[in-house]
Context: one part of a larger RNA
RNA sequence: UUAUGUGUAAAGCGUCUGUAGGUAGAUUUUUAAGUCAUUUAUCAAACCCUAGGGAUCAACCAUGGAGAGGCAGUAGAAACUACCAAGAUGGAGUAUGGUAGGGGUAGAGGGAAUUUCUACUCAAAAGGAUAAAUGUGUAGAGAUCGAAAAAAACAACAACGGUAAAAGCACUCUUAUGGGCCGACACUGACAUUGAAACAUGAAAUCCAGAGGACCAAAUGUGAUUAGAUACCCCAGUAUUCUAGACGUAAAUGAUGGAAACUAGGCACUGUGCGUAUUGACCCUUGUAGUAUUGUAGCUAAUAUGUUAAGUAUCCCUUGCGUGGAAUACAUGUGCAAGAAUCAAAACCA
Numbered sequence: 001u002u003a004u005g006u007g008u009a010a011a012g013c014g015u016c017u018g019u020a021g022g023u024a025g026a027u028u029u030u031u032a033a034g035u036c037a038u039u040u041a042u043c044a045a046a047c048c049c050u051a052g053g054g055a056u057c058a059a060c061c062a063u064g065g066a067g068a069g070g071c072a073g074u075a076g077a078a079a080c081u082a083c084c085a086a087g088a089u090g091g092a093g094u095a096u097g098g099u100a101g102g103g104g105u106a107g108a109g110g111g112a113a114u115u116u117c118u119a120c121u122c123a124a125a126a127g128g129a130u131a132a133a134u135g136u137g138u139a140g141a142g143a144u145c146g147a148a149a150a151a152a153a154c155a156a157c158a159a160c161g162g163u164a165a166a167a168g169c170a171c172u173c174u175u176a177u178g179g180g181c182c183g184a185c186a187c188u189g190a191c192a193u194u195g196a197a198a199c200a201u202g203a204a205a206u207c208c209a210g211a212g213g214a215c216c217a218a219a220u221g222u223g224a225u226u227a228g229a230u231a232c233c234c235c236a237g238u239a240u241u242c243u244a245g246a247c248g249u250a251a252a253u254g255a256u257g258g259a260a261a262c263u264a265g266g267c268a269c270u271g272u273g274c275g276u277a278u279u280g281a282c283c284c285u286u287g288u289a290g291u292a293u294u295g296u297a298g299c300u301a302a303u304a305u306g307u308u309a310a311g312u313a314u315c316c317c318u319u320g321c322g323u324g325g326a327a328u329a330c331a332u333g334u335g336c337a338a339g340a341a342u343c344a345a346a347a348c349c350a
Stems, first nucleotide, its partner, number of pairs: 004320002007303002012317001014201002017198001021194003027086002031082001033081002035077002039073002042070002049065003053061002091191001092188003096183004103177001106174004110154001114150003118146001121143001125136001162169002206246002209243002220236002223233001257316003261312002265294002268291006275284001298305001322349001324348001331342002334339001
């Protein structure tokens, strides 16, 4: 590079934006670069193919000839790609009227629980567990009912539900704000799609500095259990949490890249529109955007998938190529570090 693959066998970057590049809707026109086609020249000989000939046949030998293809020139064709020009609206976008939402940012407020502290009452246990013990308590615990403080998290509603590019997002209110969907059809007129590099974002854990420290709880210290118990269980308990930086990884999963088109249905939910219905909300019919479930054709090694495809065809990107060695060594740039990114070979096995 070709071929063939990428849900589960090797293989889809964690996710987005987006440069170069690739690809690109319908109509009319121009040019002739690609394309098609005519013809000329050339591509040493030998070899290969072929015609007849020679050595008594053959291998062998000499002579003649053709084709395909390449490069260069040339009279032409104009469907397709490309180029030139023009207008159009279906893709895309803008404006406009609505609308749902834990989308993100900042600020303010709230109650329940927990722990601590303080005060009253009370008096011997409470706690824990399979059973116990360590630990707590007459210096008054636990229990009870008031006052105060702190930090973290937001019950029910809550759902097979919503939303965001993904990570993720839920007490209430306010603030300015991103994106989506539906309706009507005013405007621009292909402005699109994908995307190497690059930029941005990226759970938890970890690192640095500062603040904070209620609960929980790696490490650690005890008590048990046990043959032992560096564990499971119990009593304590530091980092962990938050803010500003850094790190850049996860079974970052739908183990399924993105875009647009086509291909049976049934049933359910969410947003929204028309019709219908009604005092009104439901209900019913239907369109559209999503989310589930079942399932036909097809596809699949099977499992499964199945208009949200893993079906039928197209475009662009990532990536796999026997198992291990190895996601390692060296090297490079990166990071405070821990590491992460890129990424081999030898010998050995088959």

Predicted 3D model of a 350-nucleotide part of an RNA (small-subunit ribosomal RNA, central domain) from Withania somnifera. Lineage of the source: Eukaryota > Spermatophyta > asterids > Solanaceae > Withania. Rfam family: Bacterial small subunit ribosomal RNA.